[in-house]
RNA sequence: GGAGUCGGCCGGACAGUCGCUGCGGCCUUGUGCCGUGGAGGAAAGUCCGGGCUCCGCAGGGCAAGGUGCCAGGUAACGCCUGGGGGGCGCGAGCCCACGGAAAGUGCCACAGAAAACACACCGCCUACGUGCGCCGGGCGACCGGCGCGCCGGUAAGGGUGAAAAGGUGCGGUAAGAGCGCACCGCGCCGGCGGUAACGUCGGUGGCAGGGUAAACCCCACCUGGAGCAAGACCGAAUAGGGGAAGUCGCCGCGCUCGCGCGGCGAAGGCGUGGCCCGCGCCCUUCCCGGGUAGGUCGCUGGAGGUGCGCGGCGACGCGCACCCUAGAGGAAUGACUGUCCUCGACAGAACCCGGCUUACAGGCCGGCUCCCACC
Numbered sequence: 001g002g003a004g005u006c007g008g009c010c011g012g013a014c015a016g017u018c019g020c021u022g023c024g025g026c027c028u029u030g031u032g033c034c035g036u037g038g039a040g041g042a043a044a045g046u047c048c049g050g051g052c053u054c055c056g057c058a059g060g061g062c063a064a065g066g067u068g069c070c071a072g073g074u075a076a077c078g079c080c081u082g083g084g085g086g087g088c089g090c091g092a093g094c095c096c097a098c099g100g101a102a103a104g105u106g107c108c109a110c111a112g113a114a115a116a117c118a119c120a121c122c123g124c125c126u127a128c129g130u131g132c133g134c135c136g137g138g139c140g141a142c143c144g145g146c147g148c149g150c151c152g153g154u155a156a157g158g159g160u161g162a163a164a165a166g167g168u169g170c171g172g173u174a175a176g177a178g179c180g181c182a183c184c185g186c187g188c189c190g191g192c193g194g195u196a197a198c199g200u201c202g203g204u205g206g207c208a209g210g211g212u213a214a215a216c217c218c219c220a221c222c223u224g225g226a227g228c229a230a231g232a233c234c235g236a237a238u239a240g241g242g243g244a245a246g247u248c249g250c251c252g253c254g255c256u257c258g259c260g261c262g263g264c265g266a267a268g269g270c271g272u273g274g275c276c277c278g279c280g281c282c283c284u285u286c287c288c289g290g291g292u293a294g295g296u297c298g299c300u301g302g303a304g305g306u307g308c309g310c311g312g313c314g315a316c317g318c319g320c321a322c323c324c325u326a327g328a329g330g331a332a333u334g335a336c337u338g339u340c341c342u343c344g345a346c347a348g349a350a351c352c353c354g355g356c357u358u359a360c361a362g363g364c365c366g367g368c369u370c371c372c373a374c375c
Base pairs, nucleotide, nucleotide: 001371002370003369004368005367006366007365008364009363010362012340013339014338015337016336017335018334020038021037022036023035024034025033026032027030040346044357045356047355048354049353050352051351052227053226054225055224064223065222066221067220068219069083070082071081072080073079084098085096086095087094088093099218100217104216105215106212107211108210121158122157123154124153125152129150130149131148132147133146134145135144136143137142166184167183168182169181170180171179185207186205187204188203189202190201191200192199193198231297232296233295234294241288242287243286244285245284246283248265249264250263251262252261253260254259255258269281270280271279272278304323305322306321307320308319309318310317311316341344
């Protein structure tokens, strides 16, 4: 200098003017003035986990859904950290749902002989059994050789496929084959190391029988439901519910002059019914309780942030000090002007928090790896 890899950070700056909004203060109580706070690393997707709230719940099981190497972290997780195994890369490093297919069921296109209680298309073989022909021998039954077949042997080679009963080599054989042997692979047993996943060493078995479980399924573990429009409190008007009382006439008294109080008399309207009692409806007054509109809370000080120290490889934990950092309810965080620069991406909180995933113009910093050159 180039190429790469991992991690962290920033995401226009400053000033002025006019607006919006939470809180505090002030009075002249005005849609006032002053002061002060006002989006993000993802506020997003709503995919996981938890807090909180209401409902449900003795305990257990089934169903359904999810997770799936080991250990740790955490409030919890499908997250994170460390480790193991497998794959990729020269390397830094990256990727992996990574339990079970020697329980059962299903599926495996095309090609191919065969896609699974395996199979035999081409090929290879003629030892064994057998047919025909030729040659040789024998008096003969027959024997030997060669060739072509059949029955048969074989799975090494060819061919098909993503995948075909382990791989390489030597021996062996008629030709072959774990048929035998060595090494590798695999299963089982044991020793040693490790908390464990697992690793390693030794012995043993010639060797189980394809793949697929983000197919059903089996095994282990986890999970009650709904969500801040959760939910709690206050609570009208109108309508409706429950209960009690009332209706008219005359007289007397009082005054705000059309109402109230007291006394006496009569028992109002409609329906049911022959009539009375009773019952129902309409009207007036009072009382009770539920709900609605509306208001208040939930609501932002929290598994909070920053710094230092300690423990731990690390995720993280503990201690001390300091800091307060949006909280609306038609829903604020904007617009304009000026100066400057590298000319500005994705994108806007709605109960809160921990993650994951996705989007993102451009820029900065650090660790590490590889290559080239020079000293």
RNAcentral holds the sequence, with entries from ENA. This is a predicted structure of a 375-nucleotide RNA (Bacterial RNase P class A) from a Gammaproteobacteria bacterium. The model forms 90% of the base pairs in the Rfam consensus. Its mean pLDDT, the model's own confidence on a scale to 100, is 76.